[in-house]
RNA sequence: AAAAGAAAAAGGCAAACUUGCCGAAAGGUAGGGACGCAAAGCUAUAGGGCCUUUCUAUAGAGAAUAGAAUGGCAGCCUGGCCGCCGAA
Numbered sequence: 001a002a003a004a005g006a007a008a009a010a011g012g013c014a015a016a017c018u019u020g021c022c023g024a025a026a027g028g029u030a031g032g033g034a035c036g037c038a039a040a041g042c043u044a045u046a047g048g049g050c051c052u053u054u055c056u057a058u059a060g061a062g063a064a065u066a067g068a069a070u071g072g073c074a075g076c077c078u079g080g081c082c083g084c085c086g087a088a
Base pairs, nucleotide, nucleotide: 005085012037013036017032018031019030020029021028022027035075041081042080043079046078047077048076049073050072051071053069054068055067056066057065058064
């Protein structure tokens, strides 16, 4: 130095739920709260997936399915970028 991710230490993030605000919605944001996380840091103009709304087609009582577009999710997976600590 590389690899190695611990019942170690320091520090970090924060699901559900909830309150305020933003949004048509999905969702975002701030506070409370911890299910979990070694990248639960960034990237949605890297690919796939999921959610939302509108339109179209099939169908039509309603629903549903498919396609196109809008907005979103990085705590769905893979990739890319950056990074704290560190024993056997």